[in-house]
RNA sequence: GGCUUGAAAAGGCAAACUCAUCGAAAGAUGAGGACGCAAAACCAAAGGUUUAAGUCUCGGAGGUUAGAGAUAUGACGGCUUGGUUGCCAAG
Repeated sequence: GGCUUGAAAAGGCAAACUCAUCGAAAGAUGAGGACGCAAAACCAAAGGUUUAAGUCUCGGAGGUUAGAGAUAUGACGGCUUGGUUGCCAAG
């Protein structure tokens, strides 16, 4: 240096929840907080999940109001696969 593995140690990240802010929402950011993670570091590439602002449809006709359904260009990298990079230890 490379490959495999992850028992222990030194470290790392930070779920739920709370507060504040942004957002139509999903959710994101910061602080607190630890459920867990050997890549829970980075990348929205393939799939999957999720929301429905906007758009379309629903209605005897018109107007108003509300509701329902479909739909991503939105979101989820701590959903799976994939790509890139990396710490420590053992063999």
Molecule: c-di-GMP-I riboswitch aptamer
Organism: Candidatus Omnitrophota bacterium